A computed fold for a 560-nucleotide part of an RNA from a metagenome, annotated as small-subunit ribosomal RNA, 5' domain.
Context: one part of a larger RNA
RNA sequence: GAACGAACGCUGGCGGCGUGGAUUAGGCUUGCAAGUCGGACGUGAAGCUUUAAAUUGAAACUUCGGUUGAUUUUUAAAGUGGAAAGUGGCGAAAGGGUGAGUAAUGCAUGAGCAACCUACCUUUAAAUGGGGGAUAACUUUCCGAAAGGGGAGCUAAUACCGCAUAAGACCACGAUGAUUGAUAUCAUAGGGGUUAAAGGGGGCCUAUACUUGUAAGCUCUCGUUUAAAGAUGGGCUCAUGUCCUAUUAGCUUGUUGGUGAGGUAACGGCUCACCAAGGCGAUGAUGGGUAGCCGGCCUGAGAGGGCGAUCGGCCACACUGGGACUGAGACACUGCCCAGACUCCUACGGGAGGCUGCAGUCGAGAAUCUUUCGCAAUGGGGGAAACCCUGACGAAGCGACGCCGCGUGAGCGAUGAAGGCUUUAGGGUCGUAAAGCUCUGUCACAAGGGAAGAAAUGCAUAGAGAUUAAUACUCUUUAUGUUCGACGGUACCUUGAGAGGAAGCCCCGGCUAACUCCGUGCCAGCAGCCGCGGUAAUACGGAGGGGGCAAGCGUUGUUC
Numbered sequence: 001g002a003a004c005g006a007a008c009g010c011u012g013g014c015g016g017c018g019u020g021g022a023u024u025a026g027g028c029u030u031g032c033a034a035g036u037c038g039g040a041c042g043u044g045a046a047g048c049u050u051u052a053a054a055u056u057g058a059a060a061c062u063u064c065g066g067u068u069g070a071u072u073u074u075u076a077a078a079g080u081g082g083a084a085a086g087u088g089g090c091g092a093a094a095g096g097g098u099g100a101g102u103a104a105u106g107c108a109u110g111a112g113c114a115a116c117c118u119a120c121c122u123u124u125a126a127a128u129g130g131g132g133g134a135u136a137a138c139u140u141u142c143c144g145a146a147a148g149g150g151g152a153g154c155u156a157a158u159a160c161c162g163c164a165u166a167a168g169a170c171c172a173c174g175a176u177g178a179u180u181g182a183u184a185u186c187a188u189a190g191g192g193g194u195u196a197a198a199g200g201g202g203g204c205c206u207a208u209a210c211u212u213g214u215a216a217g218c219u220c221u222c223g224u225u226u227a228a229a230g231a232u233g234g235g236c237u238c239a240u241g242u243c244c245u246a247u248u249a250g251c252u253u254g255u256u257g258g259u260g261a262g263g264u265a266a267c268g269g270c271u272c273a274c275c276a277a278g279g280c281g282a283u284g285a286u287g288g289g290u291a292g293c294c295g296g297c298c299u300g301a302g303a304g305g306g307c308g309a310u311c312g313g314c315c316a317c318a319c320u321g322g323g324a325c326u327g328a329g330a331c332a333c334u335g336c337c338c339a340g341a342c343u344c345c346u347a348c349g350g351g352a353g354g355c356u357g358c359a360g361u362c363g364a365g366a367a368u369c370u371u372u373c374g375c376a377a378u379g380g381g382g383g384a385a386a387c388c389c390u391g392a393c394g395a396a397g398c399g400a401c402g403c404c405g406c407g408u409g410a411g412c413g414a415u416g417a418a419g420g421c422u423u424u425a426g427g428g429u430c431g432u433a434a435a436g437c438u439c440u441g442u443c444a445c446a447a448g449g450g451a452a453g454a455a456a457u458g459c460a461u462a463g464a465g466a467u468u469a470a471u472a473c474u475c476u477u478u479a480u481g482u483u484c485g486a487c488g489g490u491a492c493c494u495u496g497a498g499a500g501g502a503a504g505c506c507c508c509g510g511c512u513a514a515c516u517c518c519g520u521g522c523c524a525g526c527a528g529c530c531g532c533g534g535u536a537a538u539a540c541g542g543a544g545g546g547g548g549c550a551a552g553c554g555u556u557g558u559u560c
Base pairs, nucleotide, nucleotide: 001560002559003558004557006556007555008554009553010552013406014405015404016403017402018401019399020398026362027361028360030359031358032357035090036089037088040087041086043084047080048079049078050077051076052075053074054073059068060067061066097317098316099315106242107241108240109239110238111237112236113235116234117233121230122229123228124227125226126225127224128223129163131161132160138153139152140151141150142149143148168195169194170193171192173190175188176187177186178185179184199222200221201220202219203218204217208215209214210213243289244288245287250280251279252278255277256276257275258274259273260272261271262270292314293313294312295311296307297306298305299304319340320339321338322337323336342353343352344351345350370396372395373394374393378392379390380389381388382387409439410438411437412436419430420429421428422427443501445496446495447494448493449492453487458482459481460480461479462478463477464476465475466474504549505548506547507546508545509530510529511528515544516543517542518541519540525532526531
């Protein structure tokens, strides 16, 4: 000198863009952060409508006996309605947070898998036949303070289970050909064995069946099953690189290798039985300490050194430790089980919980924000869609924490005013500075106007094409209209008024730009280094003046 996720002191007008728990991976109140699908399925509360019965009884009529009966309430049935829970599907393994652990099961770069998996998506090919038994919800009953649980009965499905079929796939067999450095792989045809499925929605009457119209018929569409390929995402292996310490020199028994078996999507001591005695190490094994790694960031002419906040990639973790289940995918942050610590509820028998999600709170700390708005945009999940969900995200709020921009006025103005300081008492200086005159109107203030960010989807109308028996439905596409903005009455524009509301901080002995007076008297104090201060201190304290930077200026810390 530069830099910072900074802090502290004094000061503080506006805006834009960024950025903000670095310490206790300490504890957490409260709210929200993962749902969705009724076009997979069975139920179905409230409400509404109609009918019937009972009840109430305004009013009218009356032969005063009563009749008709608006209205109120209840019950039952039917229809409509769709809350809520349940079965089932997909999602919940993403997105979001943190850096504890990890010195290599990590990361970076480059290879390999002839040792592998991949839901949803795309393409291609072939199918989607025919049956069965349950179960939740519900009803009822019992236990329990609760959380919750047991029994009996009923019911549905794209839930579950057999059967059929097998283009194909898999398994073993033998044949031919091709390829590879290779254990081998691929292709072709053959006979044998094993293996699948689920339906939902719309429209129609061309042929078939009853023939009004509907259907088990036709057709469109979304699904389902099998197989192949792609895409995407992962798994595994290898090479090289990856901090300090020898005041750590020896380490290792599933250890190193083999055979066989098990296990895995897959190779492998991954696991097991047996056999052999190996394997690593001064080119630093083993141990100890420290640490997430990288793209990058800071500095520097570079080489290098330091760092790894925000953003992006990978990894690891989710109260602590262990474990598996489900699933295409987890050994799963807001899933399950066990143990432990802690907190809460309890009828003392037993239960509930996990902010290293977004806000927020306490604690510790020099120190780090709102318990805000919105799904309008981008993206994600579900759904045919409408739409729903989304503390991802988009915004606003707070903090001079940083960078950048703007302003705090401009011109003229000498009786060089008053006043301050100083003086050799003449003067000098603050100083065109002020006053005064003439202007301007940025920002802030007030009033008026007022965005872009919105393109899609859906719907309506019109047209074209595909499909089809069809002009229906559906799909694709074109045009027009319509639907939707949190920010926000914000940005921006215009007008109005008026210099009005907006400057401080540090320094002045040398390094280092900037000097005098007073006070103090080795005292009080200053100080980055040299050093100042003991009676004329440009070095302490104050004042005037000056220098530097400026909405900041200094100090401290850290890095180069």

Overview: The RNAcentral record of the full RNA draws on SILVA.